Model confidence (mean pLDDT): 83 of 100. Transfer RNA from a Polyangia bacterium, 71 nucleotides, folded computationally. The RNAcentral record of the sequence draws on ENA. The organism belongs to Polyangia, within Bacteria. Rfam family: tRNA. Gene Ontology term of the family: triplet codon-amino acid adaptor activity.
RNA sequence: GGCCGAUUGGCGUAACGGAAGCGCACCUGGUUUACACCCAGGAGGCGGGGGCUCGACUCCCUCAUCGGCCA
Numbered sequence: 001g002g003c004c005g006a007u008u009g010g011c012g013u014a015a016c017g018g019a020a021g022c023g024c025a026c027c028u029g030g031u032u033u034a035c036a037c038c039c040a041g042g043a044g045g046c047g048g049g050g051g052c053u054c055g056a057c058u059c060c061c062u063c064a065u066c067g068g069c070c071a
Base pairs, nucleotide, nucleotide: 001070002069003068004067005066006065007064010024011023012022013021018054026042027041028040029039030038047063048062049061050060051059
């Protein structure tokens, strides 16, 4: 330098173009003498910028970071 892949809450991960779920962790309440377990509820996320579309995590362009392959 070229090619490919990945980027989604604190962490690990899902998601035909119809608007984001799950597990763990966290918070509040219940339960307990108390803690834990358990039960109920809650907060928190699509790497940045453009474009296509009625509508984008999803498609296109570009940038960034990480990983791999070739030279």